[in-house]
Predicted 3D model of a 355-nucleotide RNA (Bacterial RNase P class A) from Thermophilibacter sp. ET337. The prediction has a mean pLDDT of 76. Its Rfam family is "Bacterial RNase P class A". Its family is annotated with tRNA processing, ribonuclease P activity and dimeric ribonuclease P complex in the Gene Ontology. By type it is a ribozyme. The sequence is in RNAcentral, with records from ENA. The gene name in the source record is rnpB.

RNA sequence: GAGGUGGGCCAGGCGACCGCGGGGCGCGAAAGCGCCAUGAGGAAAGUCCGGGCUCCACAGGGCAGGAUGCCGGCUAACGGCCGGGCGGGGUGACCCGACGGAAAGCGCCGCAGAAAAGAAGACUCCCGCUGGCGGGCCUGGCCCGUUGAGGGAAAAGCUGAAACGGUGGUGUAAGAGACCACCAGCGUCGUGGCAACACGGCGGCUUGGCAAGCCCCAUCCGGAGCAAACGCAAAUAGGAGCGCCAUGGUGUGGCCCGCACUGCGCUCGGGUUGCGCGCUAGAGGCGGCUGGUGACAGCCGCAGUAGAUAAAUGGCCGCCCACGACAGAACCCGGCUUAUAGGCCCACCUCGCAC
Numbered sequence: 001g002a003g004g005u006g007g008g009c010c011a012g013g014c015g016a017c018c019g020c021g022g023g024g025c026g027c028g029a030a031a032g033c034g035c036c037a038u039g040a041g042g043a044a045a046g047u048c049c050g051g052g053c054u055c056c057a058c059a060g061g062g063c064a065g066g067a068u069g070c071c072g073g074c075u076a077a078c079g080g081c082c083g084g085g086c087g088g089g090g091u092g093a094c095c096c097g098a099c100g101g102a103a104a105g106c107g108c109c110g111c112a113g114a115a116a117a118g119a120a121g122a123c124u125c126c127c128g129c130u131g132g133c134g135g136g137c138c139u140g141g142c143c144c145g146u147u148g149a150g151g152g153a154a155a156a157g158c159u160g161a162a163a164c165g166g167u168g169g170u171g172u173a174a175g176a177g178a179c180c181a182c183c184a185g186c187g188u189c190g191u192g193g194c195a196a197c198a199c200g201g202c203g204g205c206u207u208g209g210c211a212a213g214c215c216c217c218a219u220c221c222g223g224a225g226c227a228a229a230c231g232c233a234a235a236u237a238g239g240a241g242c243g244c245c246a247u248g249g250u251g252u253g254g255c256c257c258g259c260a261c262u263g264c265g266c267u268c269g270g271g272u273u274g275c276g277c278g279c280u281a282g283a284g285g286c287g288g289c290u291g292g293u294g295a296c297a298g299c300c301g302c303a304g305u306a307g308a309u310a311a312a313u314g315g316c317c318g319c320c321c322a323c324g325a326c327a328g329a330a331c332c333c334g335g336c337u338u339a340u341a342g343g344c345c346c347a348c349c350u351c352g353c354a355c
Stems, first nucleotide, its partner, number of pairs: 001351010012320004017315002020039002023036005041326001045337002048335005053225004065221005070084005085099001086097004100216002105214002107210003123157002126152002129150002131147007165183006184206001186203007230276004239268006248262005285302007321324001
């Protein structure tokens, strides 16, 4: 100098004017007016996880259902974060991983292939023990060739993602963990580690894959949500109860009975609507010290009210620059994910050049 990896930060700035939201102060009977400071984000988003808070339900336990899934830790909690292990990728910094169990059971393994899971099976190939046929020696057996019916074997070929451990040797009629060495895997023991796991010894020789199929195991999970929940209340229209009045009135009908409707007052409760509360000071932020590899925790200090409800945070002008992205609170908080112009800082890696 070029390319890259990981982490952190900013999110146009300054000034003037006119507006808007809630707040404080002053004036005013009120409506309102004036002044003052203040007023969106790193994601306010998706609503995907976790918690606080509220109401309902609830003895305890189980079933069903859902979620999570290497180990240890952090946390209010988590599917988050930190550290570690294992596997994979990269020259490397570093990145990625639905990473429990296939010897509980069931299921699946298309096409191809002889065979796809049962100590199964044999298409080609290999062998030639028994038998058949032919020949030789020679006298009752041996040898050679051939056949492959019975039989042996699974090395080699073929198919496949995968073929019943792999490579090399011994061995054999040919072969085979039949035997041996190494490797992989399994079991077991020892050492190290809290653990995942790593390393080493020994053993029998070997046991396919899929749980992102059912399932098994372990852990966790009651439901609904701020339109939760609570408080106050006018008018109006219903409802319920009690009392009062004529034992009435109106309708039906010829009339009576009957039936239907109907007055006044008080109380109660619900609905609609309005207002209040919930509502923002919180598992909060910043700085320092201490402990910890770290996530984080403890202590001390400092500063500070966004809380709207059809819903405010905008418009315009001037100057400057690197010319401005994605986008806006709606109960709150911790995460994850997604969107994002341009720029800054720190650490590290690779290559080239110079010393």